[in-house]
RNA sequence: ACACCAAUGGGAGAUGGCAUGCCUCCCCGAAGCGCCGCGUUCCGUGGCUGACGAUGCCUGCGUCAAU
Repeated sequence: ACACCAAUGGGAGAUGGCAUGCCUCCCCGAAGCGCCGCGUUCCGUGGCUGACGAUGCCUGCGUCAAU
C1' cells in the first nucleotide's frame, strides 16, 4: 500500500415529515438517483406506477360518495 474480517460511527434505500428493541445495502473511487416501447441509441422521443425498503401516524395531491 492492497485485500479480508470484526467493532464503533456515519450514510443510502426513484417525490414531504416523524417513529421502529424493524429490514437491506454502502464506507466517500461507495450504497442511491424507477420502469417499458421506439429511434438516428454516450442521446432523443412516447408511455406507465409510486409520497413508505416494510409497517404505523401526519401532511400534500388525486378519485368517489354524503352533509

Predicted 3D model of a 67-nucleotide RNA (Fluoride riboswitch aptamer (crcB RNA motif)) from a Pseudomonadota bacterium. The organism belongs to Pseudomonadota, within Bacteria.